[in-house]
The part of an RNA shown here (small-subunit ribosomal RNA, 3' major domain) has 476 nucleotides and comes from Hugenholtzia roseola. Its Rfam family is "Bacterial small subunit ribosomal RNA". Gene Ontology terms of the family: ribosome and structural constituent of ribosome. Its mean pLDDT, the model's own confidence on a scale to 100, is 82. Taxonomically the source falls in Hugenholtzia (Bacteria, Pseudomonadati, Cytophagia, Cytophagales).
Context: one part of a larger RNA
RNA sequence: UGACGGGGGUCCGCACAAGCGGUGGAGCAUGUGGUUUAAUUCGAUGAUACGCGAGGAACCUUACCUGGGAUAGAAUGUGAGAGACCGCUGCCGAAAGGUGGCUUCCCGCAAGGGCUCAAAACAAGGUGCUGCAUGGCUGUCGUCAGUUCGUGCCGUGAGGUGUUGGGUUAAGUCCCGCAACGAACGCAACCCCUAUUGUUAGUUGCCAGCGAGUAAUGUCGGGGACUCUAACAAGACUGCCUACGCAAGUAGUGAGGAAGGAGGGGACGACGUCAAGUCAUCAUGGCCCUUACACCCAGGGCUACACACGUGCUACAAUGGAUGAUACAAAGGGUUGCUAGACAGCGAUGUUCGGCUAAUCCCAAAAAGUCAUUCUCAGUUCGGAUUGAAGUCUGCAACUCGACUUCAUGAAGUUGGAAUCGCUAGUAAUCGCGCAUCAGCAACGGCGCGGUGAAUACGUUCCCGGACCUUGUACA
Numbered sequence: 001u002g003a004c005g006g007g008g009g010u011c012c013g014c015a016c017a018a019g020c021g022g023u024g025g026a027g028c029a030u031g032u033g034g035u036u037u038a039a040u041u042c043g044a045u046g047a048u049a050c051g052c053g054a055g056g057a058a059c060c061u062u063a064c065c066u067g068g069g070a071u072a073g074a075a076u077g078u079g080a081g082a083g084a085c086c087g088c089u090g091c092c093g094a095a096a097g098g099u100g101g102c103u104u105c106c107c108g109c110a111a112g113g114g115c116u117c118a119a120a121a122c123a124a125g126g127u128g129c130u131g132c133a134u135g136g137c138u139g140u141c142g143u144c145a146g147u148u149c150g151u152g153c154c155g156u157g158a159g160g161u162g163u164u165g166g167g168u169u170a171a172g173u174c175c176c177g178c179a180a181c182g183a184a185c186g187c188a189a190c191c192c193c194u195a196u197u198g199u200u201a202g203u204u205g206c207c208a209g210c211g212a213g214u215a216a217u218g219u220c221g222g223g224g225a226c227u228c229u230a231a232c233a234a235g236a237c238u239g240c241c242u243a244c245g246c247a248a249g250u251a252g253u254g255a256g257g258a259a260g261g262a263g264g265g266g267a268c269g270a271c272g273u274c275a276a277g278u279c280a281u282c283a284u285g286g287c288c289c290u291u292a293c294a295c296c297c298a299g300g301g302c303u304a305c306a307c308a309c310g311u312g313c314u315a316c317a318a319u320g321g322a323u324g325a326u327a328c329a330a331a332g333g334g335u336u337g338c339u340a341g342a343c344a345g346c347g348a349u350g351u352u353c354g355g356c357u358a359a360u361c362c363c364a365a366a367a368a369g370u371c372a373u374u375c376u377c378a379g380u381u382c383g384g385a386u387u388g389a390a391g392u393c394u395g396c397a398a399c400u401c402g403a404c405u406u407c408a409u410g411a412a413g414u415u416g417g418a419a420u421c422g423c424u425a426g427u428a429a430u431c432g433c434g435c436a437u438c439a440g441c442a443a444c445g446g447c448g449c450g451g452u453g454a455a456u457a458c459g460u461u462c463c464c465g466g467a468c469c470u471u472g473u474a475c476a
Base pairs, nucleotide, nucleotide: 001476002475003473004472005471007470008469009468010467011466012465013464015460016459019423020422021421022420023419026314027313028312029311030310031309032308033307034305035304042053043052064300065299066298067297068296069295076123077122078121081117082116083115087102088101089100090099091098092097105114106113107112125289126288128287129286130285134283135282136278137277138276139274141272146185147184148183149182150181151180152161153160154159165176166175167174191266192265193264194263196234197233198232199231200230201229202228206223207222210221211220212219237260240254241252242251243250244249303442316416320375321374322373323372324371325370326369332363333362334361337356338355339354341352342351343350344349382413387408388407389406390405391404392403393402429452430451431450432449433448434447435446
C1' cells in the first nucleotide's frame, strides 16, 4: 500500500421486511447430467453452464457412426496436350461413381483468340490439438462511483498528499474548508423513443360543415377544421414563492404547467478482476494428418431411456367450463409472396376468380371484456396426457423422426415437504396480436406490440452483495 475480520462508524441496492404471483408435487415441452449405443458430433458447468452457441437436426444442415467410392483432390489460377461444350442414350450401382455408343464448334485470310476436358507440377484441404501462445468479440463484479496523471509539497524509502474532513447528491454530484493547484478516463449532458403544444404539408390517411349517391360503407364532389402521418420548433431550469441553510441544497396536499425536481424508457459499461468464455463465426502463432484426421455419396445417429436436475407450458376449476350474440388495439409482414369474395368439405384444406410491389389490397378473427342461456361442486359438461381409426398440407421423401384436422379414447392431477425465485406502477398479475429463422415444423422458446390492471414499503435489527472512512493482523 492492499487483502481479510463471526472489528467499529456512515450509506446504498426487490438485500431483508411489507405485499402480490410463482417454482419445488402432476402431465407434457425443452436443455443438461447419467446410462445406453456402431454413433448417440462438439462446446458451455457456482453466482457468470443447463428453452445456452442453435433466429428452425426428416435429406441437406452435420462436424458423429456404418458401408460404398475417388486421390493435386469440392473451389480458383498457370497449364504440355486433346477437343467443342451442350444434347440424346446403353450397362453396373443405394447413390456417388465407373464404363460405353451417337451427335458436335464460333470469330478470323492467316497468325491467333474464345469455350470445354485435362497429364505433370506449383499454390490445396483439416469443425484436428492448444482460449494456459493470441487478435477480435462477449459474460461478470456493475450503470457500482470509482481509477489515475502533471507540477508542487511531505517522507531515507516503499509511498503519501491531491481523492481525506464538514455538509449535500443517484453520482469523486456540487458547496465550504484544507500544501496543494490543475487535468484525464468514468458520472451527468450531447443521441433515440415516449408524454404537451405550435408551424409547415394534406395522399394512399381524416370527415366537422355543404352537396350528391347507396340496402349499407369517406362511396363521390369537395374540405384542412379534427384524428393521424413526419419534418422543424417551443417546453422543465429548483426558473418563481414560502421555510431551513454560509453555500451547495432539502422540504412544501405551494403557484403556474401536459409534464416538477433525473418526467418515463432505451442506447451508452472507467482503470481493472475472474490465466472467466470462445482456435466450432472469423482471423491467427506453434504442433499434428496428407491414398487421409482432407473429399464425395447412401443409410443411420444428433429425437435412445431404470433415473436425477434446471427452464417453461397446461391444469387441478364456479372470479370457472360450454353455447350463442356483440365491442375496442398497437406493432409488424407480404410478388418464388399475402390472399378478399364465391363454391366444396364437420374440419385441417381444396377449387375458382379478383386486389395488392402496399398509410390504397391482404394476413386480420384481436383476446381477456360485455350481454344472454346452461352446468351446481362431482375426478365432474374440470383436466387434457395417452392410444386407436380416418384424413389434410409441405416436401424427391414424413418408417426411424413433421405439423395440423375429425371421430373415438379420457391418464395423472383436488393447490404441492424441506427449500427457493420474480416484481415498487402502467410495474406485478392476466389477455391476446405480430416478427425473425423457415419448403414444412416439433415455438409451450426468443424478440417485439398493445388490452385490462393491482397490493405493499413501519423501517434498516437481521440475511446477501456493494461503496467510503477507521481499527487489528503470525496474510501478500